c-di-AMP riboswitch aptamer (ydaO/yuaA leader) from a Solirubrobacterales bacterium, 151 nucleotides, folded computationally. Rfam family: c-di-AMP riboswitch aptamer (ydaO/yuaA leader). Rfam links the family to the GO terms regulation of gene expression and cyclic-di-AMP binding. It was read from a public genome assembly, where an Rfam model found it. Taxonomically the source falls in Solirubrobacterales (Bacteria, Bacillati, Actinomycetota, Thermoleophilia). The coordinates come from a structure-prediction model, not an experiment, and the mean pLDDT is 79.
RNA sequence: CGGAUGACCUUGCUUAACCGAUGCUCCUCCCUGGAGGGACAUCGGCCGGGGGACCCAGUCCCGGGGCGAAUCGCGGCGAAGCUGCCACGUAACGCGACUCUCUUUCGCGUGAGCCCGACAGCUAACUCCGGAAGCGCGAACGAGAGAGAGA
Numbered sequence: 001c002g003g004a005u006g007a008c009c010u011u012g013c014u015u016a017a018c019c020g021a022u023g024c025u026c027c028u029c030c031c032u033g034g035a036g037g038g039a040c041a042u043c044g045g046c047c048g049g050g051g052g053a054c055c056c057a058g059u060c061c062c063g064g065g066g067c068g069a070a071u072c073g074c075g076g077c078g079a080a081g082c083u084g085c086c087a088c089g090u091a092a093c094g095c096g097a098c099u100c101u102c103u104u105u106c107g108c109g110u111g112a113g114c115c116c117g118a119c120a121g122c123u124a125a126c127u128c129c130g131g132a133a134g135c136g137c138g139a140a141c142g143a144g145a146g147a148g149a150g151a
Stems, first nucleotide, its partner, number of pairs: 011136004018045006025038006046131006056121001063119001064116004072089002075086003092110005098146005105140001
């Protein structure tokens, strides 16, 4: 000097998956009285999803349906006739570090998986649930508008 791996601080990302208060308990620091953080319990706020009338919509098959961006297609392989596998695309979706617009620009990715169990269109009142999990830290250029912070 370069490469690889791991950890920590700072900080960021997907997503609804966040904010706060009180009680109790544990840890750390400074110090004799406080501060900060973690677990658990309760409460409040906020965010998200399902069911559920009139009206409207729909039409009886091959069951049907929900969450999610995650649908659909050509080709190949396999197979007893498939709901399987591979590759290439694709509807759609995300990121590039304050936010938005130009931006359909430029670049890089995802395009899965799970659940209900014969049952559900929309849907006011009403009602039932969820607030998990997983990653990264070099991070495109420019213009305009705005926000915020500092002096």